[in-house]
Context: one part of a larger RNA
RNA sequence: GGUAGUUCAAGGAACUCGGCAAAAUAGCUGGGCGUAAUUUUGAAAGAUGCCCUUCCUCCAACGCAGGUUGGAGGAGACAGCAAAAGACGUGAGAUUGACUGUUUACCAAAAACACAGGUCCGUGCAAACUCGUAAGAGGAUAUAUACGGGCUGAAACCUGCCCAGUGCCGGAAGGUUAACUGCGAGGGUGGUACCGCAAGGUCCUGCUUUCAAUGGAAGCCCCGGUGAACGGCAGCAGUAACUAUAACUGUUCUAUGGUAGCGAAAUUCCUUGUCGCUUAAUUGGCGACCUGCACGAAAGGCUUAACAAGUCUCAUACUGUCUUGAACUAUUACUCG
Numbered sequence: 001g002g003u004a005g006u007u008c009a010a011g012g013a014a015c016u017c018g019g020c021a022a023a024a025u026a027g028c029u030g031g032g033c034g035u036a037a038u039u040u041u042g043a044a045a046g047a048u049g050c051c052c053u054u055c056c057u058c059c060a061a062c063g064c065a066g067g068u069u070g071g072a073g074g075a076g077a078c079a080g081c082a083a084a085a086g087a088c089g090u091g092a093g094a095u096u097g098a099c100u101g102u103u104u105a106c107c108a109a110a111a112a113c114a115c116a117g118g119u120c121c122g123u124g125c126a127a128a129c130u131c132g133u134a135a136g137a138g139g140a141u142a143u144a145u146a147c148g149g150g151c152u153g154a155a156a157c158c159u160g161c162c163c164a165g166u167g168c169c170g171g172a173a174g175g176u177u178a179a180c181u182g183c184g185a186g187g188g189u190g191g192u193a194c195c196g197c198a199a200g201g202u203c204c205u206g207c208u209u210u211c212a213a214u215g216g217a218a219g220c221c222c223c224g225g226u227g228a229a230c231g232g233c234a235g236c237a238g239u240a241a242c243u244a245u246a247a248c249u250g251u252u253c254u255a256u257g258g259u260a261g262c263g264a265a266a267u268u269c270c271u272u273g274u275c276g277c278u279u280a281a282u283u284g285g286c287g288a289c290c291u292g293c294a295c296g297a298a299a300g301g302c303u304u305a306a307c308a309a310g311u312c313u314c315a316u317a318c319u320g321u322c323u324u325g326a327a328c329u330a331u332u333a334c335u336c337g
Base pairs, nucleotide, nucleotide: 001332002331003330004329005328006327007326008325010323011322014321019318028086030052031051032050033049038043040154054075055074056073057072058071059070060069061068062067089316090315091314092313093312094311095310096308097307101113102112117152118151119150120149121148122147123146129138130137131136157301158300160233161232162231165230166229167226168225169224170223171222174221175220176219180215184211185210186209187208188207189206190205191204193202194201195200234252235251236250237249238248261295262292273289274288275287276286277285278284
């Protein structure tokens, strides 16, 4: 030096990414009193905080007294013996997720997953859907207050505009369209009969092959609907009796141009934005502003009591985290043996 512990003057987070670690609180399921904001009236809450600590005897002080305070002595421990494990610091303000719960067995416990609740879609039962080649099975010994699937995620207040594109649903007049059908036309090659000396021609009848009219469903084109379906939600100028700004006006494009609410945010590049509070000093935190590079309404928006080994900031208590080291105990390392 390491590891495990004990202690420390003065200061008390100055340490550090961060009070990590340690210290402190409390002392056993004690007693009395008292307890704020907020709130979904359940809670918050053991809030915070103040006081007390078995009984008997004697003495002293104070007091009219009940009694209160202090001191001394004695007794008891719900019968005795007795193991292991366990046994709160507190407060304030934010962020995220409502909550209890679940998860990466062995680097992540969370803001991720789930959740009750909401909503959309499908499904009439031999259900949809899933497994299986099938038989069959689950769904379900259920029956739309049921079952399957998608999204969202308690509650409160809400959830705006766009159906042009994509998807889905409905429609069926017209266009297009398969197998199939095969009007008709052509090529190849046989046979019979007739005419002809022959070449060849005509009639009838086969096999084979090519083209192909007409008829011919869904689909697509087409018409309409649909956003808690996939998704989307502009630009440039000018304008008001100081300036600034623009309620207003013009113009271009588009299916429509972001509503409420929130906003330098887990989202803000410029940025340590600007202002206020907190500090002696703050790229932090909180409250505002809005110029939102690039929030925004169930890939939900915004609030929210309670809850959290979550995250951020502050205060109090406390401390060897530190200023700044020191001593001791056990053991190890090292030297000798």
This is a predicted structure of a 337-nucleotide part of an RNA (large-subunit ribosomal RNA, domain IV) from metagenomes. The coordinates come from a structure-prediction model, not an experiment, and the mean pLDDT is 80. The RNAcentral record of the full RNA draws on SILVA.